[in-house]
Molecule: small-subunit ribosomal RNA
Organism: uncultured bacterium
């Protein structure tokens, strides 16, 4: 000293929370010792029992006991002193109760100290006691006797009171001293010594004075709580005169008189509370607190009262009343722990019915001594603070064991063991304190007075006294022996792994963890922190500048009152004089002690204790005079007044005017009008709307009109008159600080609303109807009442906003405008007062504000303190009401907010693109079939894929196999891999038998071969798993999207997130390029480089080709030959807006331009940026956890994946004549092939079969089909269509039943162009036609991937649908509109 938490991120506001310290604590776990402290915070609840206040025989009489007969001891009573202290508690008390500083000239004070004087002389009683007697007891009663330091007169002294005189003094009332008069009023003895005694003396007492000290009483200033949702309180109340009372003043009390007194500087009431020194915290200022210790106060079962006394209205006294408890013979009595212990109860919670008066202190006493639960000690309690210990050194095989592990190791860890030591503490034994000094007494010395004696004082010596306690301490011995826990380990906050659990159990101070890999739960290991403690809970301060005096704010975060006038209050211009209230300063007093702090000292040290020092405040008294305040006196600059101008929707009243709407009357006129997105309700043939004329009535004032004017705000708009407020400007004169602000108060205050009475044209809440809609108590339409208008009276609120209180001063510029002035011939220009814009410094969280401040300052007022609850409830005030003003809490949450940033989104905007739409062509959706999916079914119908981006998808081949599924039959180190004790002959192959097979048994090979190659193989390590998790992963893939984007470095801007660059203009298919530019560059993408294709050239010609030459055939590159051409392979060339015209700054664009095979990326492919979808895949593969292990593994035959009421997707064939059938005939490209492709010939109607040629391929397969020619069919369920079914076959294969393809004959279903809808395609494309290949024994292929043939139509355009890019705007969204969120109901 800060940190966490609002957001995707940022900044700010702001609350919540944490880290610190503290405690009279409590609770949980744990617990060795000592010292010093502390210990009912709750029930001021109730108390059993014991003790806590007595003492004096040297005041008195007596009783009893003892004896040495003269004394001693004990005791009740009388009497004295004490019991008013000490000890406890904090209920009450908001008060002169406390603190502090004063006052008393308005007072008292026992014992104590100093001092003066005195103590003369008398009297009468009463306890005890004795007798009688009452009562259960407590307690008495009657009679009689007696003493005193008990009581009462008298004398004297002094005192006191009153009157009066004198002197002196005081701030006032007044006081002090002295004289006089009147009145009143004292006393007590005891003990001891002694010369000789009617004496002298000592000590303790007694009386009256004077003084002191101490203790108290009263009065006063100032200070310290909450609520104003407590605003008025008060009758002895306030004062006076007189009296009473008191220690004393006083309405303290009383009679009379007056009507006062207190209060927003908070009276009264209510609530709470003992106050202070101090204590805790804090840098301080403050905040909290008042336990222990100390001072004061109050109380003593509750309430009241007095008595005694120096002192009480009395804790362990009295009386009365009350509640409660106890005793009782029922008549009556007794009691008061908030003393020390202790008990019950309450409570989270607080101790022994201890020892001693040894010390300190107190009471009594002459003293010894007695008493003392004050006190000193001990006991209990980790309740707190402080200290000590639980061992130290060496010790690596880094033991065992635990935990983790990548299985190598790591860690606990020098830790342990072991070796060598020490002895604090502990245990035992021995010794053993200080605290004790004094007093009494004895002796000695000195000393006043004195003849002596006793006595007093001072000093010395002797002398006994310890609860704690045989304690502290010391020594010896023993022996590492008896002594460590608690909390935490996600971030804050220091310390991490494993297992278990699986939004469960649980944790949590805040944020938040836990839904199968939890460093956050539980346990373990490890680690961190503290340590005889550690955590938790509670409370206080701190952090919190989060109530801000120090030290905050109010445009948008909470917060400027709607506006003004103005009393109190606060603040206030320039001089002079004196004074000295504030202020500053010197001195004195006080500020108790303890505590804190500083310096020392004593316990070994510390805690603890002792000693010394230190000050804010207040009071008194000097000094200073700048500033503030007060007084006196001036000034003119602030403020105001007059004279002169001037602008204006400023206000009020009265009148006047025209336009328009509506209505009425009349005329013309006829079928509609009106209204809307479209309509309807409505009006109209009884004549509307329209139009013309006349009239009525109400309200509002077009143009002018302007970020123009006026006003304090609300607000003010035709014109005129009257009355009236304010402003501005100019110069002169005057007043002389008269000013600013303003709680309360008063006034004004839009609209709506209310009351009474008018008025009512238009408009128009409510209401009615019509529409819209799922509904539509709305938006739209047709009507329409309050109201809107006037007068008077209320209301008193608004986003009453500039969301910005008023005043004053100062602080760059530029530009417009209203009013006035200066200036000018007119301008320009300048000044004052207003009103706008831009902008600098400055400021601000930012946005922004910026001389009209949100800048710099001063003064005054108002207001704010997390969000919700709530401007609600209650109370009060106001109001006719509506309601307004004032204005909470319980409870809930960890946020709620402001500004700005990046995205995403918008039925926001702008620009642009895409078969996105449009324009076209052909399809889908209807039918049959094929195929995939859902669903259903099943023993199983294995699994996955799920909008686009699952569904002819994984699967480029499910009859067995595949195969993962099902039922059944088997095996258990296993079908497969590695190791393996041991064994030594096989295994494989062939055959036979059983079995559905897996497999089991037997034989042959085998008189073989082989010598550790190989095989078998128990137990066990392990194998195996298409079991789970694609949300643990790698890899791969889809998609946005071949969309034009995505970023970085440096610089610059911003507090920051971030921005800039990448924006703007033009252009492009493109972030393609050019220009501009606080940016300059760069990267990944785009493009290009790669492949195919199109043209040409070069080169090479076999299997390709054949122009020329030759041979040859019915024909044929068939042959010789050739490589010109085609073609093939290789290598090059070509295209770049290069040229031209026009447009353009350029980039580039346009052009039936030229040239060229090709023209503006020529066409196609490969190539997929940063990223998104927890997208897909654990069943391609790989892989981490988890799970199974005679099974979730393995093998086998069989079945299933092919099921079938249905639904969907993708296809195919069609519905026909642009067609179908038949016959003839022409032209490709690409690819595959020896377990193969197959020609010719033959057989079969055909599928196919047979035979044997040929091809390891530019050689063979190899006839393309649509097309073209001819012909039949003639619009029909057909010569269309071919499903389905019957029969017969072919082929593949171990095997076509479930479940193959093909062929032939026969059968001949639906279907006549397909609803809403929806898909593809922009050119060699769509459409159409065939061909090939992969997989493959065969094939359910109509699928997929390729190849070529024929070969169109259309695109005006950018409104709309979908998707995308850039810029911009709004946002309360950020899981990002499939968002967020409000209300009702459950």
């Nucleotide at each position: 000293a800060g940190a966490g938490u609002u957001u995707g991120a940022u900044u700010u506001u702001g609350g919540c929370u944490c880290a610190g310290g503290a405690u009279g604590a409590a609770c949980g776990c744990u617990g060795g010792c000592g010292g010093c402290g502390u210990g009912c915070c709750u029930a001021a609840u109730a108390c059993a029992u014991g003790c806590a206040a007595g003492u004096c025989g040297g005041a008195c009489g007596g009783a009893c006991a003892g004896u040495u007969u003269a004394c001693u001891g004990u005791c009740a009573g009388u009497g004295g002193c004490g019991a008013a202290c000490g000890a406890g508690u904090g209920a009450g008390u908001a008060a002169c109760a406390c603190g502090u500083a004063g006052g008393u000239a308005a007072c008292c004070u026992g014992c104590c100290c100093c001092u003066g004087u005195g103590a003369g002389g008398g009297g009468g009683a009463c306890a005890a006691c004795a007798g009688c007697u009452g009562g259960a007891a407590a307690c008495g009663g009657c009679u009689g006797c007696u003493g005193a330091u008990a009581c009462c007169g008298c004398a004297u002294a002094g005192g006191c009171a009153u009157c009066c005189c004198c002197a002196c003094c005081g701030c006032a009332u007044g006081g002090u001293g002295g004289a006089g008069a009147u009145g009143u009023u004292a006393a007590a003895g005891g003990u001891c010594c002694u010369u000789u005694a009617g004496g002298g003396g000592a000590c303790c007492g007694c009386a009256c004075g004077g003084g002191g000290a101490u203790g108290g009483a009263c009065c006063u200033g100032c200070g310290g709580c909450g609520c104003a949702u407590u605003a008025g309180c008060u009758g002895g109340u306030u004062g006076g005169c007189g009296g009473g009372g008191c220690a004393a003043c006083g309405g303290c009390c009383c009679a009379c008189c007056a009507a006062g007194g207190c209060g927003a500087c908070g009276a009264u009431g209510c609530g709470u509370a003992g106050c202070c020194g101090a204590c805790c915290u804090g840098a301080g200022a403050g905040g909290g607190c008042g336990g222990a210790c100390g001072g004061c106060c109050a109380c003593a079962c509750u309430g009241g009262g007095a008595c005694u006394g120096a002192g009480a209205c009395a804790c362990g006294g009295c009386c009365c009343a009350g509640a409660c408890u106890c005793c009782u013979a029922c008549g009556g009595g007794a009691g008061g722990c908030a003393g020390c212990a202790g008990u019950a109860g309450g409570g989270a919670a607080u101790u022994u019915u201890c020892g001693g008066c040894a010390a300190u202190g107190g009471g009594g006493g002459g003293a010894a001594c007695c008493c003392u639960g004050a006190c000193c000690g001990a006991g209990c309690a980790a309740c707190g603070c402080c200290g000590c210990g639980u061992g130290a050194g060496c010790g690596a095989a880094g033991a065992a064991g635990g935990c983790c592990u990548u299985c190598g190791g790591g860690u606990c860890g020098u830790a342990a063991a072991g070796c060598u030591c020490u002895g604090u503490u502990a245990u035992g034994a021995a010794g053993g304190a200080a605290g004790a000094a004094g007093g009494a007494g004895g002796c000695c010395a000195c000393u006043a007075g004195g003849g002596a004696a006793u006595g007093g004082g001072u000093g010395g010596c002797c002398g006994g006294u310890g609860a704690c306690g045989g304690u502290a301490c010391u020594u010896c011995a023993u022996g590492a022996g008896g002594a460590a826990g608690c909390c935490a380990c996600g971030g804050c906050u220091a310390a991490c792994u494993a297992c278990g659990u699986g939004c469960c159990a649980g944790c949590a101070g805040c944020c938040g963890c836990g839904g199968u890999a939890a460093u956050a739960c539980g346990u373990a290991g490890g680690u961190g922190g503290c340590g005889a403690g550690c955590g938790u809970u509670a409370u206080c301060c701190g952090g919190a500048a989060u109530c801000a005096u120090u030290g905050g704010g109010c445009g948008u975060a909470a917060a400027g009152a709607g506006g003004g006038a103005g009393c109190a209050g606060g603040c206030g211009g320039c001089g002079g004089a004196a004074a000295a209230g504030g202020u500053c300063u010197g001195u004195g007093g006080u500020g108790a002690a303890a505590g804190c702090c500083c310096g020392a000292a004593g316990c070994c040290a510390a805690a603890c204790u002792u000693c010394g020092g230190u000050a804010a405040g207040c009071c008194a008294u000097g000094g200073a005079a700048a500033c503030c305040g007060g007084u006196c006196u001036g000034c003119u600059g602030g403020a105001g007044u007059g004279c002169g101008g001037u602008a204006g929707a400023g206000g009020a009243u009265c009148g006047u005017g025209g336009a328009a709407u509506u209505c009425c009357a009349u005329g013309u006129g006829u079928a509609g009008c009106g209204g809307u997105g479209a309509a309807a309700u409505g009006c109209g043939u009884a004549g509307a709307u329209a139009u013309a004329u006349g009239g009525a009535g109400g309200a509002a004032c077009a143009c002018c009109a302007g970020u123009g004017g006026c006003g304090a705000a609300g607000g003010c708009g035709a014109c005129g008159a009257u009355c009236u407020g304010g402003g501005c400007c100019u110069g002169c004169a005057c007043u002389g600080a008269c000013g600013c602000u303003c709680a309360g108060u008063c006034c004004c205050g839009a609209a709506a609303g209310c009351g009474u009475g008018g008025g009512g044209a238009g408009c128009a809440a409510a209401u009615a109807g019509g529409a819209u809609u799922a509904g539509a108590u709305a938006c739209c339409c047709u009507a329409g009442u309050a109201g809107u208008c006037c007068a008077c009276g209320c209301c008193g609120u608004a986003a009453a906003c500039g969301a910005u209180c008023g005043a004053u001063a100062c602080u760059a510029a530029g530009u417009g405008u209203c009013g006035g002035g200066a200036g000018u011939c007119a301008a320009a220009u300048c000044c004052c007062a207003g009103u706008g814009c831009u902008g600098g410094a400055g400021u601000c969280a930012a946005c922004g504000c910026a001389a009209u401040a949100a800048g710099u300052a001063u003064c005054g007022c108002g207001c704010c303190u997390g969000a919700g609850u709530a401007g609600u409830a209650c109370g009060u005030u106001c109001g006719c009401a509506a309601g307004a003003a004032u204005g909470a809490a319980a409870c809930u949450c960890a946020a709620a907010g402001g500004a700005a940033u990046u995205g995403a989104c918008g039925g926001g905007g702008g620009c642009c693109c895409g078969c996105a739409c449009a324009a076209g062509c052909g399809g889908u959706g209807g039918a049959g079939c094929a195929u995939g999916u859902g669903g259903u079914u099943u023993a199983a119908u294995u699994c996955g894929a799920a909008g686009c981006a699952a569904c002819g998808c994984g699967a480029a081949g499910a009859a067995c196999c595949u195969u993962a599924c099902c039922a059944g039959g088997u095996c258990u180190u296993g079908a497969c891999a590695u190791c393996g004790a041991u064994c030594c002959a096989a295994a494989a192959g062939g055959a036979g038998c059983g079995g559905a097979g897996a497999u089991g048994c037997u034989c042959c090979c085998a008189u073989a071969g082989c010598u550790a190659u190989g095989g078998a193989g128990a137990a066990g390590a392990c194998a195996g798993g298409u079991g789970g998790u694609g949300c643990a992963u790698g890899g791969u893939u889809g998609u946005c999207g071949u969309c034009a984007g995505c970023u970085c470095g440096u610089g610059c801007c911003g507090u920051g997130a971030g921005g800039u660059g990448u924006c703007g203009g033009c252009u492009u298919a493109a972030g393609u390029g050019c220009c501009a530019u606080a940016a300059c560059g760069a990267g990944c993408g785009c493009a290009a480089c790669c492949c195919c294709u199109c043209u040409c050239c070069g080169u090479a010609g076999u299997u390709g080709c054949c122009a020329u030459c030759g041979g040859g055939u019915u024909a044929a590159g068939c042959c010789g030959g050739g490589c010109a051409c085609u073609c093939u392979g290789c290598g090059g060339a070509c295209a770049c807006u290069g040229c031209c015209a026009c447009c353009g700054c350029a980039a580039g664009g346009u052009g039936u331009g030229a040239g060229g095979a090709a023209g503006g990326u020529g066409g196609g492919g490969a190539u997929g940026a940063c990223g998104u979808c927890a997208a897909a895949u654990c069943a391609g593969c790989a892989c981490g956890g988890c799970c199974c292990u005679u099974a979730c593994g393995u093998c086998c035959g069989g079945g299933g994946c092919u099921a079938c009421a249905c639904a969907c997707g993708u296809g195919u064939u069609a519905c026909a004549a642009u067609g179908g059938g038949g016959a003839g005939u022409a032209c490709a490209g690409a690819g595959a092939g020896c377990c193969g492709g197959u020609c010719u010939g033959c057989g079969g109607c055909a599928a196919c079969g047979c035979c044997g040629a040929u091809c390891c391929a530019a050689u063979c397969c190899u006839u393309a089909a649509a097309g073209c020619u001819c012909u039949c069919c003639u619009c029909a369920g057909u010569u269309c269509g071919g499903a389905u079914u019957g029969g017969g076959g072919u082929c593949u294969g171990c095997a076509a039943c479930c479940c193959g393809a093909c062929c032939c004959c026969a059968u001949g279903a639906a279907g006549c162009u397909g609803g809403a809808u929806u898909c593809g395609c922009u050119a060699g494309u769509a459409a159409u036609c065939g061909c090939g290949c992969a997989u493959c024994a065969g094939c359910c292929a109509u699928g997929g991937c390729g190849c070529g043939g024929u070969g169109a139509a259309u695109a005006c355009g950018a409104u709309c649908c979908c998707g995308g890019g850039c810029c911009u705007u709004g946002u309360a969204c950020a899981c990002a509109c499939c968002g967020c969120c409000c209300g009702u109901c459950a």